Predicted 3D model of a 96-nucleotide RNA (SAM riboswitch aptamer (S box leader)) from a Chloroflexota bacterium.
RNA sequence: CUCUUAUCCAGAGUGGUGGAGGGAUCGGCCCUACGAAGCCCGGCAACCCGCAAUGCGGGUGCCAAAUCCGACUCGCGAGAGCGAGAGAGAUGAGAG
Numbered sequence: 001c002u003c004u005u006a007u008c009c010a011g012a013g014u015g016g017u018g019g020a021g022g023g024a025u026c027g028g029c030c031c032u033a034c035g036a037a038g039c040c041c042g043g044c045a046a047c048c049c050g051c052a053a054u055g056c057g058g059g060u061g062c063c064a065a066a067u068c069c070g071a072c073u074c075g076c077g078a079g080a081g082c083g084a085g086a087g088a089g090a091u092g093a094g095a096g
Stems, first nucleotide, its partner, number of pairs: 001096008013041001015040003021031003025071004042063003046060006067088001072085005
């Protein structure tokens, strides 16, 4: 990187550092000097592994907003919009 599969409405900081961005992409809408990203510490507990197993330890992951909403198709609706599915994305596990 590709494929298979499961999950994506729960949960998680008034800390340190840093100093302008961040929320995948595009459109929107947001967050941010009352301090963004990153890093450290802290925390959560989804998947996997181990064990002396309602738990504990480890690996990965995660800690604004449903994966923030939409993007393509179908149904309903006068419309605004509503509903369902797909796609895309993220993460775990397995395979190449």

The prediction has a mean pLDDT of 84.